Predicted 3D model of a 498-nucleotide part of an RNA (small-subunit ribosomal RNA, 3' major domain) from an uncultured organism. It matches the Rfam family "Bacterial small subunit ribosomal RNA". Its family is annotated with structural constituent of ribosome and ribosome in the Gene Ontology.

Context: one part of a larger RNA
Parts: sequence; C1' cells; structure tokens
RNA sequence: UGACGGGGACCCGCACAAGCGGUGGAACAUGUGGUUUAAUUCGAUGAUACGCGAAGAACCUCACCCAGGCUUGACAUGCUCGUCGUACUCUAGUGAAAGCUAGAGGUCGGUUCGGCCGGACGAUGCACAGGUGCUGCAUGGCUGUCGUCAGCUCGUGUCGUGAGAUGUUGGGUUAAGUCCCGCAACGAGCGCAACCAUUGCCCUAUGUUGCCACCCCACUUUAUCCAGUUUACUGGAGGGUGGGCGCACUCUUAGGGGACUGCCCGGGCUAACCGGGAGGAAGGUGGAGAUGACGUCAAGUCAGUACGGCCUUUAUGCCUGGGGCUACACACGUGUUACAAUGGGUGAUACAAAGGGUUGCCAACCCGCGAGGGGGAGCCAAUCUCAAAAAGUCAUCCUCAGUUCGGAUCGGAGUCUGCAAUUCGACUCCGUGAAGCUGGAAUCGCUAGUAAUGGAAGAUCAGCUCGCUUCCGUGAAUACGUUCCCGGGUCUUGUACA
Repeated sequence: UGACGGGGACCCGCACAAGCGGUGGAACAUGUGGUUUAAUUCGAUGAUACGCGAAGAACCUCACCCAGGCUUGACAUGCUCGUCGUACUCUAGUGAAAGCUAGAGGUCGGUUCGGCCGGACGAUGCACAGGUGCUGCAUGGCUGUCGUCAGCUCGUGUCGUGAGAUGUUGGGUUAAGUCCCGCAACGAGCGCAACCAUUGCCCUAUGUUGCCACCCCACUUUAUCCAGUUUACUGGAGGGUGGGCGCACUCUUAGGGGACUGCCCGGGCUAACCGGGAGGAAGGUGGAGAUGACGUCAAGUCAGUACGGCCUUUAUGCCUGGGGCUACACACGUGUUACAAUGGGUGAUACAAAGGGUUGCCAACCCGCGAGGGGGAGCCAAUCUCAAAAAGUCAUCCUCAGUUCGGAUCGGAGUCUGCAAUUCGACUCCGUGAAGCUGGAAUCGCUAGUAAUGGAAGAUCAGCUCGCUUCCGUGAAUACGUUCCCGGGUCUUGUACA
C1' cells in the first nucleotide's frame, strides 16, 4: 500500500421487511447428470453451466458408430506428360448408394498457318491440399461476471531515507469522484452526466395507397319522428351503404418548439442542494433503450472465423448407404398444462399494435365434421394478403362431483411437407379418459402501465417450438423502516496474511 475480520461509523441495491404471483408435489415438454449403448459426437459446470452454443438433429446438417468405396484427393496453386472433334450429354453392366467397368452421341475461338496462342479435360509423379484432430494454461478477436457499481489514474508541486502519501481526505449534498465550501496542493485524463435513436405534448410542411368533418350525387328503409291516410302504402326529416369534392380531423415522415430547478414560498451558510407550490402534455435524470472506466476470475470460446506449436497423410482426409445424437431403474434445473365456479361448455357480439409475403402471402366461392383439398382474383404491398385478435361484454347450460374439471396415455381412421415420416415430424377426427383436490424442508421474480393475466407477429425454416425475440389488450397490492440475511461503496481500526 492492499486484502481480510462472526471490528467500528456512514450510505446504497427487490438485499431484507411490506405485498402479489410462482418453483419445490402431478402429468408432459426441454436441457443436464448418471446409467445404458456399436455410437448414444463435442463443448458449457457455484454465483457467471443446465429451453446454454443449437434463430429449427427424419436424409443433409454431422463432428459419433457400422458397412462399402477413393488416394494429388470434394477444394486451391504450380511443375511434368498427354488428349484436343475441348467441354458436355446419354446408355448398359454391377452395386444399397458411392464407386468400379464398358459403350454411344456430340462436336472450338483466335491465328503471323508454326499442333503457335487461348481455353478445357485427363493421367503419372512431385511440391502440396485436407483435418469439427490436440493445446482457450502459447494467442488474436469476441463474450460472461463484479456492475451502469462510482470508481480508476496521471502531470507538476509539496511531504517522507524509502515503500509511498497528498491531490481522491474533511463539512454538506447528489443517482453519481454530482456539485458547493474548506484544505499543500494546482490542474488534467478514462469513467458519471450530456451529446444519439425511441416514446409522451404542440406547431409548420406533406396528402397517396392514408383520412372522410362540411358539401354534392346515387341506392336503400333495418333505428326513430312528422304529415297524408285505404292500416298498408306515399312523401319528408333522420339513419345506413357506395361514389365525388376536400386535406379539417386521424395518420404518415420531415423540420422546428417544449423542461432549464426557468418562476414563487420555506429550509440551508447569502452556497451546492432539499421540501412544497404554480403553470404545464410532461417536473426535478419524464419513461424506456443504446452506451460497460482501470481491472478481477490463467472465467468461456482452437467446434463461428483467424492464428503459434504439436499430431495425422491409402488416413485423424474425402464420398456413400444405414444407424446414432430421440436410449431410460433414476436425480436435478428451466418451462407448459392443470387441480376448477373470479371456472368450464355453447351461441351472439366489440376493441389492437407490431411484423411477414414472388421458390412467396393467398381473397371470394365450392367440397370436407376437421386437419386440408379444389379454385383462381389481387398483391414486389399505408393499395392485395397472412388476419380470426384473445381475454372482454351479452344470453344460456353445468351446481361442487375426480365432475360438462383435467387432459396424459393408448387404439383406430386421416391430412400435409418432403426422394423418404419405421427408428424419428407436425396437425385433424372418433374412441379411451391416467396423475392431479393448491404442493414438506427450502427457494425465485417483481416497486407501475410494473407484477399478474390475455392474445398477435417474427427470426431459423421444405416440414416441425410449451423455447427465444418483439408487439399490443386488461391491469393490481405493498414499501413502517434499515435491527437482521446477501452483495456493493467511502472513511477508520486490528492483523503472526501478500
């Protein structure tokens, strides 16, 4: 000087407390351990591994296993030799395919006319290719974590024999080493904050594919009213639908404005700042993002790629068929669905946002109980389409039951994708109808448009999701407080630790 302390002081954080909802019990999904296996490829392992790499394991992927093949190789460059009527295409045999063997067709650009140049293919040999082989403790790059915590340092000066100290400590204050005051320090850098994009309000511009208030036209009579009157019609008002005018409104996307403790009161040291108030769409960082200092864990990754070294070279490379990664006495993590009446079923009916679409999205209409099939309009999209939002609301049935709860499992029949759904896809229909009656010790998330709950879309993708990412709807409770648990910051103290 650090680190540590079941030392002290101060402070902070969903850290505790106060609340709400879960996990731990059940079934299933998924990952992991273990076991099994010819193989169940590899990596990730307290926090910081375990719905993680994987934003898609039937083949491929693929690295694993079994079997069949190839050896300058599936791919690159060069040398040597050859074929050149090149490439390329087709057929036959064998075979599971790859491969091996054999045959046929087809036929070139320039030219100084020299098989000269180009270009292609093949063969032998050689240099070499190749390696998801090893080492993340040789590395780059990227990433996790402490932690969006408020810290980490430097120059000059001063102090100290020196290691070092000071500054950065102290008094206040802040989300903040944020700011103020003081001070042997004075300044500065990386962080903080701001600058960036998004959301919330207003103005201006914009006006199609968006919008439709006023006005005009056409059609219609299903709300309602008035008049005539033959009780069923006519006319008018009004309502609805479509078209036009139009750009007011909503919205689109550009440019501006707006919030700064600016104003007032009180406190504070006449400071920084704090409490309250006004105005305001918004108030004291408005919300939520991106942004991660010096460093820590020889943290993670040689299997994204790159790269040193080592290893391999008729194999640890390459091709192919099949299998495996999907096994299953068990254990754990993360989820989904439930155990019901704040619910379940049936019918009717209302309101989104954000996205995707030409190898695509697919309307109307028809067929099918349905998955789906047929059909073919429109759309490279503010135009067409996916598309139905669902919780909600209204009506009705169920009446506390292992049930009209729950849906696992199994049987049968189908649909779709794809060369191919047996191992091993998703979905539909009929039947079957398991466990489960709110979960021990323990443990997790969350402070507001949050938790909880309801649906929608997207990436990957032929097909396949209870995962992930994003979007909107409905929408709470609680926080006295900092004694205690956990983590962190500052000062101080002890130390036989470095």